[in-house]
Context: one part of a larger RNA
Molecule: small-subunit ribosomal RNA, 5' domain
Organism: uncultured prokaryote
């Protein structure tokens, strides 16, 4: 000099864009953060209103249940990890729901379990027994181009229906699904070369250890596991041990080489009260799932139960220190749904904070009697100083009032046209018209109004280093980054006048180059 997720002191007008628990991965009150589908299925209220008191309507609505898809994404944190964890470049022995393209199918049966009803246990959480029932839930059978196994003879494995239109009720057709399989895309698992902090006051480490064979296991190679056999494997090119640490793109600095660092944003990894385990599933050994153990907190009728903010706000605590228990799904994106739509503390916005960067303002011109006052003085004067006052103007920003974009594309309705079809239904694509959707928002921006009106401080002035005098103090009080000032004339302490530097900031402290 540059820089910072900064803090502290004094001061503080506006806006834009960013950033905001670096400490206790400490404990958490409360609310919200993952649901959705009735076009998979069976059930199915009540309040209210009307009433001829029978009932009707509300309404096949709400709601719970079975079932499907999603809760493995998105969001948070950096505790652990010196490791194929990450970075980079390769590899072969794999899986991949939804999506895209192709091929072939979607036949015929069966038995249950919730909900519900009855009964019963418990303080509760939550159950037990009996009976009834549906399905795109579950299970056989049939079929098998392709698929899997094979000793090449053969053997094995599937499915589910829903919605719409026409109908002479035979069926035809469209669409969303379902099953098997081949490819693609995407995503993921695995292996290897190289790179990746410090300590030798850590020198030896290793028994599934290193390799082989048989077997098991996995989606998949493999001591991944197991039985037997061999005795190997790593290490001064630093094994092992100890300490520290998430890694990277990047960021800061520097002419560069390098050094330091890893907040925000992006990629990967790990974790979810602590430790362990599996289940389901295409995918988890699963933040807002399950089981066990532990610590802690809460409820209890003492028998037993409930919980997990390192999601968004918020609270206590710790700390020098870090924000609102806000608005909206309008946009972008995600989940479910045929869609309408629902959900979304992701996200978009707003609030707080000079935390940072950038921009603007706090007036402009004129004005010498060089006013008054202050300070200094050699008492002549000098300086503050065109500074003020006065005169003439302007109105940015803030204030008040009015106008006012863009972020909105869609979806929906109607018409036309094309595809499909037996069809002018229905459905889908395209085009046109109409209609409607904004949290921000009193938006950005524009216009008008009034009046200089509402808006300047902080540090320093001995040398380094720009800027000097007076008073007070008297090695005291104090200053100080280094050299050093202060013991009676202190440009170095404290105050004042003046000056210098920066300016809505200025200094100090901490840290890096």
């Nucleotide at each position: 000099g540059a820089u910072u997720g900064a803090a502290c002191g004094c001061u503080g007008g506006c806006g834009g864009c960013a950033g905001g628990c670096c400490u206790a991965a400490c404990a958490c009150a409360u609310g919200c953060a993952a649901g959705u589908c009735g076009a998979g299925c069976g059930a199915g209220a009540a309040a209210g209103c009307c009433u001829u008191c029978g009932g009707g309507u509300g309404a096949g609505u709400a709601u719970a249940g079975c079932g499907g898809c999603g809760g493995a994404c998105g969001g948070g944190u950096g505790a652990g990890u010196a490791a194929c964890g990450c970075g980079u470049g390769g590899g072969a022995a794999u899986u991949u729901g939804c999506c895209u393209g192709g091929u072939a199918g979607u036949g015929g049966g069966g038995g249950a379990c919730a909900a519900c009803a009855g009964u019963u246990g418990g303080a509760a959480a939550c159950g037990g027994c009996u009976g009834c029932u549906a399905a795109u839930a579950c299970c056989g059978c049939a079929u098998a181009c392709a698929c899997c196994c094979u000793a090449c003879g053969g053997g094995g494995a599937a499915a589910a229906g829903g919605g719409g239109g026409c109908u002479u009720c035979g069926g035809c057709u469209c669409u969303c699904g379902c099953u098997a399989u081949c490819a693609g895309a995407u995503a993921a698992g695995c292996c290897c070369g190289c790179g990746u902090c410090a300590g030798a006051u850590u020198a030896g480490c290793u028994a599934g250890u290193u390799g082989g064979u048989g077997g098991g296991g996995u989606a998949a190679a493999g001591g991944c596991c197991u039985a037997c056999c061999a005795a190997g494997g790593c290490g001064a090119c630093g094994a092992u041990c100890u300490g520290u640490a998430g890694c990277u793109g990047g960021u800061c600095u520097g002419a560069g080489a390098g050094g330091a660092u890893g907040a925000u944003c992006a990629g990967c990894c790990a974790c979810a009260c602590u430790g362990g385990g599996a289940c389901u599933g295409a995918g988890a050994c699963a933040c807002g799932g399950c089981c066990c153990a532990g610590a802690c907190u809460c409820c209890u009728a003492c028998g037993g139960g409930a919980g997990g903010c390192a999601g968004c706000a918020g609270u206590g605590g710790g700390g020098a220190a870090u924000a609102u228990u806000g608005c909206a799904c309008a946009a972008u994106g995600g989940g479910g749904g045929a869609a309408a739509c629902c959900c979304u503390g992701a996200u978009g916005c707003a609030g707080c904070c000079a935390u940072g960067c950038c921009g603007c303002g706090u007036g402009u011109g004129u004005g010498a009697a060089g006013a008054a006052g202050g300070c200094c003085u050699u008492c002549g004067g000098g300086u503050u100083g065109u500074a003020a006052a006065g005169c003439a103007c302007u109105u940015u920003c803030a204030g008040u009032a009015g106008g006012g974009a863009g972020g909105a594309a869609a979806a929906g309705u109607u018409a036309g046209u094309c595809g499909u079809u037996a069809a002018u239904a229905a459905c889908g694509g395209c085009u046109a018209a109409c209609c409607c959707u904004g949290a921000c928002g009193u938006u950005a921006c524009c216009u008008a109004c009034a009046g200089a009106a509402g808006a300047a401080g902080c540090a320093c002035c001995g040398g380094c280093a720009a800027a000097c005098u007076c008073c007070g103090u008297g090695c005291c009080a104090g200053c100080a980054g280094c050299c050093g000032c202060g013991g009676u004339a202190a440009u170095a302490c404290g105050g004042a006048g003046g000056g210098u530097g920066c300016g809505a900031g200025c200094g100090u402290u901490a840290a890096u180059c």